The RNA shown here (SAM riboswitch aptamer (S box leader)) has 106 nucleotides and comes from a soil metagenome. Rfam family: SAM riboswitch aptamer (S box leader). About the family: The SAM riboswitch is found upstream of a number of genes which code for proteins involved in methionine or cysteine biosynthesis in Gram-positive bacteria. The prediction has a mean pLDDT of 83. Of the family's consensus pairs, 97% are formed in the model.

[in-house]
């Protein structure tokens, strides 16, 4: 630096946790957690193909197609909040929104 409210799961082995951590919350889980395989998908970051406009050699930006390459992901919005601005209202409290942290992929 870019995206993060779309969008995709089945078999097999495994054998109890998993949702990133720390704390609250909720929630998946023996109708079988995590993790490894196999197979399928979903997506369109890189790559590849096409237009344009710069540059007029390298390249640089916009749009498009395609999905046999290279990653990535396939339960809830990154499952919600934890910090701060704003603004609501029935104010020991909740709601809304916008950012910060963090984190993920690329």
């Nucleotide at each position: 630096c870019a995206u993060c409210c779309a969008g995709a799961g089945a078999g097999g082995c495994g054998g109890a946790g998993g949702g990133a951590a720390c704390c609250g919350g909720c929630c998946c889980u023996g109708u079988g957690a995590a993790g490894c395989c196999u197979c399928g998908g979903c997506a369109a970051c890189c790559g590849c193909c096409c237009c344009g406009c710069c540059a007029g050699c390298c390249g640089g930006c916009g749009g498009g197609a395609a999905a046999a390459g290279g990653u990535g992901c396939c339960a809830a919005g990154u499952c919600c909040g934890g910090c701060g601005g704003g603004g609501c209202g029935c104010u020991u409290c909740g709601c809304c929104u916008c950012g910060a942290c963090a984190g993920a992929u690329g």